Predicted 3D model of a 76-nucleotide RNA (transfer RNA) from Myxococcales bacterium UBA5297. Its Rfam family is "tRNA". Rfam's curators write: Transfer RNA (tRNA) molecules are approximately 80 nucleotides in length. Rfam classes the family as a transfer RNA.

[in-house]
RNA sequence: GUGAGUGUAGCUCAAUCGGCAGAGCACAGGACUGUGGCUCCUGGGGUUGAGGGUUCGAUCCCCUUCACUCACCCCA
Numbered sequence: 001g002u003g004a005g006u007g008u009a010g011c012u013c014a015a016u017c018g019g020c021a022g023a024g025c026a027c028a029g030g031a032c033u034g035u036g037g038c039u040c041c042u043g044g045g046g047u048u049g050a051g052g053g054u055u056c057g058a059u060c061c062c063c064u065u066c067a068c069u070c071a072c073c074c075c076a
Stems, first nucleotide, its partner, number of pairs: 001072007010025004019056001027043005049065005
């Protein structure tokens, strides 16, 4: 350089007819316990990588762009 894939909460990942953005772990508070852990309850936490477009409405469709991964090509 060419092609493909991935990007969503602190981490790992869901979310298809385009129709309210979620789970587990982690974190905070509480219950339980002599203390801690386990368990249970509650809660906080999101520019869905960035910009633009289509649409009444976009995580989802289109364009551009960034980062990462894989394969291939070229040079050495």